[in-house]
Formats: sequence, C1' cells, structure tokens
RNA sequence: AACGGGAAAAGGCAAAACAGUCGAAAGGCUGCGACGCAAAGCUACGGUUCUAAAGCCGAAAGGUUAUGAACGCCGGGUUGCCAGA
Repeated sequence: AACGGGAAAAGGCAAAACAGUCGAAAGGCUGCGACGCAAAGCUACGGUUCUAAAGCCGAAAGGUUAUGAACGCCGGGUUGCCAGA
C1' cells in the first nucleotide's frame, strides 16, 4: 500500500416525525430531531422501484408513458479516517 476489518481512538453522516419552502406529483432544500450507517461520501452507468404535469387511448371511470425522482433499494465506478487482533 492492497484486500479484509472497525477492537480502540478521533470524528462523520442523519431515518421517521414536526415547521417552513420549491414542485403537478414522486420527491428535493432549510431548521429541529436521531432510526440507524465502516462509506448512510460522491456519481443516475446497469438493474429495480416511485410519480404522471404534458402526450396518447377511452363516452367516462380510468389506462399507458419519463424527459421527472430515489445512491438510506441492489450492483458498478470513484474518493476518504484509524491501526490492535
């Protein structure tokens, strides 16, 4: 150093809820909060899932569809702290 790990130490992130805000929605952002996380850092590359404004079909109910979204759904890529067994 790599692979593996997270004992110890130093730390880090922040679920749900609530408040505000953006959005058609899914969901995002900010504050509070802490369920948890050895990458729960970054990345929409592959898969998967969510939403359906506009479009298309329909008499209607509704159906369909991502150019939208989720990295704390899984995998890939990439970056990082520590050093006992």